[in-house]
Context: one part of a larger RNA
RNA sequence: CUGGGCGUAAAGCGGCGCGUAGGUGGUUUGUUAAGUCUGAUGUGAAAGCCCGGGGCUCAACCUGGGAAUUGCAGUGGAUACUGGCAGACUAGAGUGUGGUAGAGGGUGGUGGAAUUCCCGGUGUAGCGGUGAAAUGCGUAGAUAUCGGGAGGAACACCAAUGGCGAAGGCAGCUCUCUGGACUAAUACUGACGCUGAGGCACGAAAGCGUGGGGAGCGAACAGGAUUAGAUACCCUGGUAGUCCACGCCCUAAACGAUGAUCACUAGAUGUUGGGGGCAAUUUGGCGGUCUCAGUGCCGCAGCUAACGCAUUAAGUUCCCCGCCUGGGGAGUACGGCCGCAAGGUUUGAAACUC
Numbered sequence: 001c002u003g004g005g006c007g008u009a010a011a012g013c014g015g016c017g018c019g020u021a022g023g024u025g026g027u028u029u030g031u032u033a034a035g036u037c038u039g040a041u042g043u044g045a046a047a048g049c050c051c052g053g054g055g056c057u058c059a060a061c062c063u064g065g066g067a068a069u070u071g072c073a074g075u076g077g078a079u080a081c082u083g084g085c086a087g088a089c090u091a092g093a094g095u096g097u098g099g100u101a102g103a104g105g106g107u108g109g110u111g112g113a114a115u116u117c118c119c120g121g122u123g124u125a126g127c128g129g130u131g132a133a134a135u136g137c138g139u140a141g142a143u144a145u146c147g148g149g150a151g152g153a154a155c156a157c158c159a160a161u162g163g164c165g166a167a168g169g170c171a172g173c174u175c176u177c178u179g180g181a182c183u184a185a186u187a188c189u190g191a192c193g194c195u196g197a198g199g200c201a202c203g204a205a206a207g208c209g210u211g212g213g214g215a216g217c218g219a220a221c222a223g224g225a226u227u228a229g230a231u232a233c234c235c236u237g238g239u240a241g242u243c244c245a246c247g248c249c250c251u252a253a254a255c256g257a258u259g260a261u262c263a264c265u266a267g268a269u270g271u272u273g274g275g276g277g278c279a280a281u282u283u284g285g286c287g288g289u290c291u292c293a294g295u296g297c298c299g300c301a302g303c304u305a306a307c308g309c310a311u312u313a314a315g316u317u318c319c320c321c322g323c324c325u326g327g328g329g330a331g332u333a334c335g336g337c338c339g340c341a342a343g344g345u346u347u348g349a350a351a352c353u354c
Base pairs, nucleotide, nucleotide: 004324005323006322007307008306012321015202017200018199022195023194024193026089027088028087029086030085031084032083034082035081036078037077038076039075041073042072043071050066051065053063054062055061092192093189094188095187096186097184098183099182100181104178105177106176108174109173110172111155116150117149118148119147120146121145122144126137127136163170164169207248208247209246210245211244212243216242217241221237222236223235224234259320263316264315267298269296270295271294272293273292274291275290276289302309303308326354327353328352335347336345337344338343
């Protein structure tokens, strides 16, 4: 390089998006002739290889001819396709208008239940905890119960195989700022599209820096148990942390273990958000039916090693990107880049071993 692959065997990026270069790209007319196709010309040294002749008695060997040299150059043509240029179009994409749903994001305010602590009342000997106990708390009055107060964190029911978001993720109520999606009818722009090496932004938890905060929980730690031991599982405590602001870190079984876009290919059934007409009705609500967008569960063809997937494809195709090439050593070492560190990332081995 060719080839075969990437749900679970190695492999979809490092999780996700935006997007540069590049690659690729709808319908139609004209033009051009770069790619493409064709003709002749020049060149592609000779020898060798190959074909069929000739010469050494044959052969090796030698020798005359042809073919081949798949290429390159300029030149004469062809114009379907690709490209360039010019023009047109509206089915892709986008914009305007009217609606709709939503835990989408940021900021401020606010609510009730519960835990803990403090103060006061009632009240008396236990409470707590476990498999059973003990450490622990309690006559300096605990636990229980009632009233008042403080403070922090999380939002029961609604709640769903439900919704929103690119992913991470998002849930009391409310104000305000703000992103996206869907839908109906129509008007407009006129290919403006798709993908995307580098690059940039975001990115759970833990962790780090500075300053706050600290109710509950709780690595570390201490004690009590268990046990042969118990640096654990269980119990009593408990510091970082968990929370907030700002700045870092950049990793996860970051999973649908399934990259993105468009198109095509039997159905059945549930649900979420719109829209349409129909029947009934004062309206609301309810019912079946059609349609668009999402989200589930079955299931045919087809695919698959099987499991299974199956209009939300792992089916049938185009185009773009990423990745894999036996197991271990190892995503390690070394060097580079990033980071305060922890470490991460990119390129990524080898000896040795099976």

This is a predicted structure of a 354-nucleotide part of an RNA (small-subunit ribosomal RNA, central domain) from Phillyrea angustifolia.